The prediction has a mean pLDDT of 82. This is a predicted structure of a 73-nucleotide RNA (transfer RNA) from a bacterium. The sequence was found in a public genome assembly.
RNA sequence: GCCGAAAUAGCUCAGUCGGUAGAGCAGCGGUUUUGUAAACCGCAGGUCAUCGGUUCAAGUCCGAUUUUCGGCU
Numbered sequence: 001g002c003c004g005a006a007a008u009a010g011c012u013c014a015g016u017c018g019g020u021a022g023a024g025c026a027g028c029g030g031u032u033u034u035g036u037a038a039a040c041c042g043c044a045g046g047u048c049a050u051c052g053g054u055u056c057a058a059g060u061c062c063g064a065u066u067u068u069c070g071g072c073u
Stems, first nucleotide, its partner, number of pairs: 001072007010025004019056001027043005049065005
């Protein structure tokens, strides 16, 4: 230099053919316990990497950029 993949909550990841952004763990509160842990119930947590475009509507489609990983030379 070229090709491909990935970027979504603090972490690991889903998200179907474009139509209200979710789960587990972690965090906080509660129940239970003499107490802790475990278990159960609830709560909170998001500029979907960035910018632009298409569309009534974009995490999803298109373009550019950035970063990471793999491959080729």